This is a predicted structure of a 478-nucleotide part of an RNA (small-subunit ribosomal RNA, 5' domain) from a phyllosphere metagenome.
The coordinates come from a structure-prediction model, not an experiment, and the mean pLDDT is 81.
Context: one part of a larger RNA
RNA sequence: GAGCGAACGCUGGCGGCAUGCUUAACACAUGCAAGUCGCACGGACCUUUCGGGGUGAGUGGCGGACGGGUGAGUAACGCGUAGGGAUUUAUCCAUAGGUGGGGGAUAACACUGGGAAACUGGUGCUAAUACCGCAUGACAACCUGAGGGUCAAAGGCGCGAGUCGCCUAUGGAGGAGCCUGCGUUCGAUUAGCUAGUUGGUUAGGUAAAAGCUGACCAAGGCGAUGAUCGAUAGCUGGUCUGAGAGGUGAUCAGCCACACUGGGACUGAGACACGGCCCAGACUCCUACGGGAGGCAGCAGUGGGGAAUAUUGGACAAUGGGCGCAAGGCCUGAUCCAGCAAUGCCGCGUGUGUGAAGAAGGUCUUCGGAUUGUUAAAGCACUUUCGACGGGGACGAUGAUGACAGGUACCUGUAGAAGAAGCCCCGGCUAACUUCGUGCCAGCAGCCGCGGUAAUACGAAGGGGGCUAGCGUUGCUC
Numbered sequence: 001g002a003g004c005g006a007a008c009g010c011u012g013g014c015g016g017c018a019u020g021c022u023u024a025a026c027a028c029a030u031g032c033a034a035g036u037c038g039c040a041c042g043g044a045c046c047u048u049u050c051g052g053g054g055u056g057a058g059u060g061g062c063g064g065a066c067g068g069g070u071g072a073g074u075a076a077c078g079c080g081u082a083g084g085g086a087u088u089u090a091u092c093c094a095u096a097g098g099u100g101g102g103g104g105a106u107a108a109c110a111c112u113g114g115g116a117a118a119c120u121g122g123u124g125c126u127a128a129u130a131c132c133g134c135a136u137g138a139c140a141a142c143c144u145g146a147g148g149g150u151c152a153a154a155g156g157c158g159c160g161a162g163u164c165g166c167c168u169a170u171g172g173a174g175g176a177g178c179c180u181g182c183g184u185u186c187g188a189u190u191a192g193c194u195a196g197u198u199g200g201u202u203a204g205g206u207a208a209a210a211g212c213u214g215a216c217c218a219a220g221g222c223g224a225u226g227a228u229c230g231a232u233a234g235c236u237g238g239u240c241u242g243a244g245a246g247g248u249g250a251u252c253a254g255c256c257a258c259a260c261u262g263g264g265a266c267u268g269a270g271a272c273a274c275g276g277c278c279c280a281g282a283c284u285c286c287u288a289c290g291g292g293a294g295g296c297a298g299c300a301g302u303g304g305g306g307a308a309u310a311u312u313g314g315a316c317a318a319u320g321g322g323c324g325c326a327a328g329g330c331c332u333g334a335u336c337c338a339g340c341a342a343u344g345c346c347g348c349g350u351g352u353g354u355g356a357a358g359a360a361g362g363u364c365u366u367c368g369g370a371u372u373g374u375u376a377a378a379g380c381a382c383u384u385u386c387g388a389c390g391g392g393g394a395c396g397a398u399g400a401u402g403a404c405a406g407g408u409a410c411c412u413g414u415a416g417a418a419g420a421a422g423c424c425c426c427g428g429c430u431a432a433c434u435u436c437g438u439g440c441c442a443g444c445a446g447c448c449g450c451g452g453u454a455a456u457a458c459g460a461a462g463g464g465g466g467c468u469a470g471c472g473u474u475g476c477u478c
């Protein structure tokens, strides 16, 4: 000098755009953050113009693996980059073919028990795109001993044409899993580490290669080119700085990991699942003491910690997501907006011209005057940005729909200089000087150093310099 997710002190007019718990991955009251489908299904209730329409629980389907948060852990194929093969993929797209005929249940419901509650048992009835056989089953798929064997489906809506589905297979798109080369902090005051360890055979296992797992066999494997151990740390695109090397990893974007702590699987195309399940633990709450409930590192908000970081706001109007044949449909603390904060960047304003009696006052003085002030003020003449008060009034919305906004941006009218300037510094570095007070005191200070009776260095005043809605200080980075 430049920079910051900053903080503190003094001060503070407006707007635009950004940014806002860096600390306790500390604990959380309350509300909301993931539902939807009646064009899968039976039944209940409400309503009806008797055509129908609607409501909530349940079975069923799809979605709750996305979106949102955090950075604890991780020095690792975690990330980055360049490649690879032994895989999978719901929805979507394309292509080919199929969609025949049956069965038994079960929730809801009714009746009846248990329990304080959470919840749960028994009996009876019923439906389906729920479940289970049978048929068919291809120049397809799977298995194969090459003969052969095995495997599917669901209907709804519509008067109808038809349409939306369902099943099998192939290919694609996008996604995911796995493997490898190279790169990826510090410490040797960490020198040896390793027994599924290293390799093989065989078996299991997975969507898939593999000690991934078991049995057996061999004795290997890694290491001063730093293994192992310890410490620290999410990585990257980037951002700031710098000549570079480097440091850094907030916001935005990609990847990873985590979801009270530890472990586990279930379902599913996909999870070992933030607002799912089970077990254990700590903590909090309810309890009739038998037993139960919970998880903000989602958005707000609270306590706590801290130098320090915002509203328990509005709307689905836009963009996008889920469901749905669809809807001006429902849901969406994603998102878009509004609120708070000079936290940052950018822009604008706080007037302009004229005006000398160079007023009064202040300060200094050699007492002549000088300076504030070669216009500052008053006075005179103007202007009206921003703001105030009126009028008009968009874009954002392809057909409808506007939270923002009971009128924003913008345009225009009215009045009136009116409502709007501070902070730091003045010994040298370093732009800017005098007087008084103080007297090694009180104090200053980034370094050198000032202060012990004339201090341009302390405190005040006058004057001056710098920056300006900011200015200084502190901290951190280069």
Base pairs, nucleotide, nucleotide: 001478002477003476004475006474007473008472009471010470013348014347015346016345017344018343019341020340021305026303027302028301030300031299032298035062036061037060040059041058044055045054046053047052069258070257071256078184079183080182081181082180083179084178087176088175089174092172093171094170095169096168097167098166099165100134102132103131109124110123111122112121113120114119141150142149143148155164156163157162185231186230187229192222193221194220197219198218199217200216201215202214203213204212234255235254236253237252238248240247241246260281261280262279263278264277283294284293285292286291311338313337314336315335319334320332321331322330323329351382352381353380354379361372362371363370364369386419388414389413390412391411392410396404422467423466424465425464426463427448428447429446433462434461435460436459437458443450444449
Its Rfam family is "Bacterial small subunit ribosomal RNA". The full RNA is in RNAcentral, with records from SILVA.